Context: one part of a larger RNA
């Protein structure tokens, strides 16, 4: 100087607690991991910091694994062989999963591309992440880190970097053998909130006028048509503005700042993200690419084809979905979004057929123009009436469609039947402070087909703190080793 202490004192955090909310742990199913099994059930990762993670939803491919079959895509060099032919390809039959001349029989064909040996390459989802680069994760989302000159010390080292107050903050005030600085924090960037002020808009609308249609109580009303005028409140997006805790009152060295009220669209760093220091880990990745070394390299660990596997089920663990109903289920009706995406036959409107899934015919859209936003929970009415019930929808049978060369171990969807566990979950344990938790759906990613996943988006919208250091952990000071 660190590390550690079941040492002391301060401070901080919903990956801690308190007050609470929703849960998980129990059931069924999905999915990941282990184990078991298996020709193979490819493999990485295992406390936080592995386990709906590898953007990992694998029917073939992927694919690395297993059972088998082809091919060389073996550069280049040397030597051999070789135009009196190095070699290549092939019908049929046998053979084979195979309409692989793979091999064999049989002969034809080809013409210096090759063949053989040696050296040497190349390829490899082969090994090593404990040889590496890069990237990511974590310590650690906290406030921490460093040098110059000066002071202290024989020196390591220390001071600066601090009794105190304050802040989310080593943020400031102040103190001061330190002074003046750098990185980090902040500033910065993105998104969301405000602007009746500017610039505009036939790809956004409003208000007029006009055409046409319907209704009419003859006043008009509703719809339609890029026919037209005008405007920019709403919509879109450029330039800007706006908050700085402004003002007032308390608290406070009347400093830094804190609290309340007020004004305000906004007063938790306005909200949410991004970026993010120094040092470290022998954290993860050689299976995204880079790359050393090792292994293999023609009976291949290269590559491709066929089939199987990654899905296998006495069992254990994790993330989830659906539920256990009446604040509900079912039927009918009413009524509202925001992110997206769309021409490699992608997004699909209308109409017809069909119970539905789906199919046929016609249109629009390379998109503020078309799909297209009439989403779901919610709301209204009716039925059910506390029963494993009209709750729940696992499991199984049959039938019909769709994607695909291919659906069996059932891709997915629809219909009918079947109607399991589950009556709110022990010990334990997770997440969370406001448009948040939770409920609800929608879009995108993957995608030929397939979401109970992930990433976004809106809609409805609570209870309870606004604190503490008791538990868990982190930081600082003092102390012991």
């Nucleotide at each position: 100087u660190g590390a550690c202490g079941g040492a002391a004192g301060g401070g901080c955090a919903c990956c801690a607690c308190c007050a609470g909310g929703c849960g998980u742990g129990g059931a069924u199913u999905u999915u990941g991991c282990g184990g078991c099994u298996u020709a193979a059930u490819u493999u990485g990762a295992c406390u936080c910091a592995a386990c709906a993670c590898g953007g990992g939803a694998a029917a073939a491919c992927u694919u690395a694994c297993c059972a088998g079959g082809u091919c060389c895509a073996g550069a280049c060099a040397a030597g051999a062989g070789a135009a009196g032919g190095a070699u290549u390809g092939a019908c049929a039959g046998a053979u084979u999963g195979a309409a692989a001349g793979c091999u064999c029989u049989u002969u034809c064909u080809u013409g210096a591309u090759u063949u053989c040996u040696u050296g040497g390459g190349u390829g490899g989802u082969g090994g090593u992440g404990c040889a590496u680069g890069g990237c990511c994760g974590a310590u650690c989302u906290u406030a921490g880190u460093u040098g110059g000159u000066g002071g202290g010390u024989u020196g390591c080292c220390u001071u600066g970097u601090c009794a105190g107050g304050u802040u989310g903050a080593u943020u400031c005030c102040g103190g001061u053998a330190a002074c003046g600085a750098a990185c980090g924090a902040g500033g910065c960037c993105u998104c969301a909130a405000c602007c009746u002020g500017c610039u505009a808009a036939a790809u956004a609308g409003g208000c007029g006028g006009g055409u046409c249609u319907g209704c009419u109580c003859c006043g008009g009303c509703a719809g339609u048509c890029g026919c037209u005028g005008u405007c920019u409140u709403c919509u879109u997006a450029g330039a800007g503005g706006g908050a700085c805790c402004g003002u007032u009152g308390g608290c406070g060295u009347c400093u830094a700042g804190c609290c309340a009220a007020u004004g305000g669209a906004a007063g938790u760093a306005u909200g949410a993200g991004g970026c993010a220091a120094u040092a470290u880990c022998a954290g993860g990745u050689c299976u995204g690419u880079u790359u050393g070394c090792c292994c293999u390299u023609a009976g291949a660990u290269g590559u491709u084809c066929u089939g199987g596997g990654c899905c296998g089920c006495a069992c254990g663990c994790g993330c989830a979905a659906u539920a256990c109903a009446c604040u509900g289920a079912u039927a009918c009706g009413u009524u509202c979004a925001a992110c997206a995406a769309g021409u490699c036959a992608c997004c699909u409107g209308g109409u017809c057929c069909g119970a539905a899934a789906g199919g046929g015919c016609u249109g629009g859209g390379c998109a503020a123009u078309c799909u297209u936003u009439g989403a779901a929970a919610c709301c209204g009415u009716a039925u059910c009436g506390u029963g494993a019930u009209g709750g729940g929808g696992a499991u199984a049978g049959a039938a019909c469609a769709u994607u695909g060369c291919a659906a069996u171990u059932a891709u997915u969807g629809u219909u009918c039947u079947u109607c399991a566990a589950c009556g709110a979950g022990g010990a334990a344990u997770g997440c969370c402070u406001a448009g948040u938790a939770a409920g609800c759906g929608c879009g995108a990613g993957u995608c030929a087909u397939c979401a109970u996943c992930u990433c976004g988006c809106g809609u409805u919208g609570a209870u309870u703190a606004c604190g503490u250091c008791c538990c868990u952990g982190c930081c600082c000071u003092u102390u012991g080793u």
A computed fold for a 481-nucleotide part of an RNA from an uncultured eukaryote, annotated as small-subunit ribosomal RNA, 3' major domain. The prediction has a mean pLDDT of 81. The RNAcentral record of the full RNA draws on ENA and SILVA. It matches the Rfam family "Eukaryotic small subunit ribosomal RNA". Rfam 15.1 lists 75,755 matches to the family in 2,556 species.